[in-house]
Context: one part of a larger RNA
RNA sequence: GCCAGCGAGUUAUCUUAUCAUGCAAGGUUAAGGGAGCACCUGGAGCCGUAGGGAAACCGAGUCUUAAUAGGGCGAUUUAGUAUGAUGGGAUAGACCCGAAGCCGUUGUGACCUACCCUUGGCCAGGUUGAAGUGAGGUUAACCUCAUGGAGGACCGAACGGGUUGUGGGAAAAAACACAUCCGAUGAACUGUGGGUAGCGGAGAAAUUCCAAUCGAACACGGCGAUAUCUGGUUCUCCCCGAAAUGCAUUUAGGUGCAGCCUCGACUAAAUUGUCACAUGGGGGUAGAGCACUGGAAAGGCUAGGGCCCUCACCAGGGUACCACCCCUUACCAAACUCCGAAUACCAUGUGAUCUACGUCGGGAGUGACUCAGUGAGAGAUAAAUCCCAUUGGGAAGAGGGAAACAGCCCAGACCACCAGCUAAGGUCCCUAAUAUAAGCUAAGUGAACCGAAGGAAGUAGGAUUACUCAGACAGCUAGGAUGUUGGCUCAGAAGCAGCCACCAUUUAAAGAGUGCGUAAUAGCUCACUAGUCAAGUGAUUCCGCGCCGAAGAUUCACGGGUCUAAGCUUAUAACCGAAGCUGUGGAAUAUGGUCUACCAUAUUGGUAGGGGAGCGUUCUUGUUGGAGUGAAGGUAUACCGUAAGGAGUGCUGGACUGGCAAGAAGUGAGAAUGCUGGC
Repeated sequence: GCCAGCGAGUUAUCUUAUCAUGCAAGGUUAAGGGAGCACCUGGAGCCGUAGGGAAACCGAGUCUUAAUAGGGCGAUUUAGUAUGAUGGGAUAGACCCGAAGCCGUUGUGACCUACCCUUGGCCAGGUUGAAGUGAGGUUAACCUCAUGGAGGACCGAACGGGUUGUGGGAAAAAACACAUCCGAUGAACUGUGGGUAGCGGAGAAAUUCCAAUCGAACACGGCGAUAUCUGGUUCUCCCCGAAAUGCAUUUAGGUGCAGCCUCGACUAAAUUGUCACAUGGGGGUAGAGCACUGGAAAGGCUAGGGCCCUCACCAGGGUACCACCCCUUACCAAACUCCGAAUACCAUGUGAUCUACGUCGGGAGUGACUCAGUGAGAGAUAAAUCCCAUUGGGAAGAGGGAAACAGCCCAGACCACCAGCUAAGGUCCCUAAUAUAAGCUAAGUGAACCGAAGGAAGUAGGAUUACUCAGACAGCUAGGAUGUUGGCUCAGAAGCAGCCACCAUUUAAAGAGUGCGUAAUAGCUCACUAGUCAAGUGAUUCCGCGCCGAAGAUUCACGGGUCUAAGCUUAUAACCGAAGCUGUGGAAUAUGGUCUACCAUAUUGGUAGGGGAGCGUUCUUGUUGGAGUGAAGGUAUACCGUAAGGAGUGCUGGACUGGCAAGAAGUGAGAAUGCUGGC
């Protein structure tokens, strides 16, 4: 890992609701008894028939109170009770498995290890050379030689340890191997026997050790501890179908009440519900506005200030300064409003639907939500972010589209069909289905997922305007002069450093000069003019589609091939396309119909969950069958039933076993890191 078997809402008592049965203003016994009886007895007791009050107590009333004055709870409306079944609840282990832990007049452990006691053992070899002693020397202290053999001394085996590295890591090993390293006469190591015990012992002290276990050993017991937590919880079909919200909570992943779901009963026709339309309402949002409250800009007018001038004082003048009120122009506001929608909400009426509303009672689940659109807030007008409101979807919803893609678009799957029509979306090939017409794009732009500010003789269309056969625009040829080097400034300043002025003349035209240039001149060029040529040429602006701006990490990246349309805009007509709709056949549910198996209408996605109807297993009772002429079981099989399931037959097997009507449950496995076994 697979297979087989086992494996989880039970039982008792009480209580509540529903259903069934009996009796009924009553119902009913319990223990016990009766020789065994589905019966009899037993009326103690319990529930009901009356309530109110804390109670005494009173009583269709009673309590409160001085009072019935008022008020509360009742009566005026009579149905209960016993048993059984089923759904809940309470108390019990209470659907099953699962802690870490806690406790005990309970035990077992010091063969591991810590420390202690007793008695033993053991430490190759080498080195160093303390005290003491002896001798000699000369000494104030002392020195030298010899002897000696101290030391938690040195080097290094056994022995003890475990420093570093590598390996090992499903190991050869639940602490090892190899190399390396430390101690090795000592607080050394070690054998035997003994001692200390868990609210404890031991500890050169680390929460370290006390048998691979230690912030309190192990075994057993209390014990099925408790678990607001995780996991698991076994056959089928049919009807309905949620919630992830509010309030409260030592509460936040729990729970109570309410909300939302389901089942039953009742109100049975209304002033019920829902939808549409009409009418009538209140509002202060969006917008808008500046009349209030505030903010805030320019100008005017003009108080009050500042500054300047004048002034002995008083006064006066000026002001491109600040500025109240007022005026003009133009604004801003969630906590501004002279105004003010759309929606929404409330009411009434009409119509549609036809009980969908409501009340009471039984059973729940939910109380982690999520995305998208819209309106706000928080944030950075960030987030697949957080928090509200509202609508839709997902959750609990399959199908088609979006390449793939819970929440987007279309559309809500009872079943069958090798039938039809459509939606979104598509129609060159992958891939079902396409053509036509008029434009645009040249960028592979684009073809179902980015792209800005900004920039540009890209290109299509429009508007306004200027010049133009009296010849424009571009090109080419020629001119582009004179007073004059204008004046000033300056070393110089001559069109062209700078300042001022910007005239006049000759002209077809020519600036006191557009740019380059010179030290300054010079030189080149432009404006402007003529000729030549010949028909359009400039400027501004709006708009369509393109261009640049444009950098990313595995693969080029429209889904791919590819496409100049198979791209974009506009229009027309077709077609494809879903579990939508239709057709044909069938099933079920609800309602209705002279409705009893017939018709009509509507309905039949579904998690948690509620309700209903069944299948199968074991045993019991009754009844009726089968079986050595072969039961159960096994195996094969193209049969029947909407499903759980049920038959028939062959082979195997070798002794039990079905149908029907009921009853009772150790009653259904694929999951629980389930348990046991096999492989």

Background
A computed fold for a 679-nucleotide part of an RNA from a Caldisericia bacterium, annotated as large-subunit ribosomal RNA, domain II. The source organism's lineage runs through Bacteria, Pseudomonadati, Caldisericota and Caldisericia. Rfam family: Bacterial large subunit ribosomal RNA.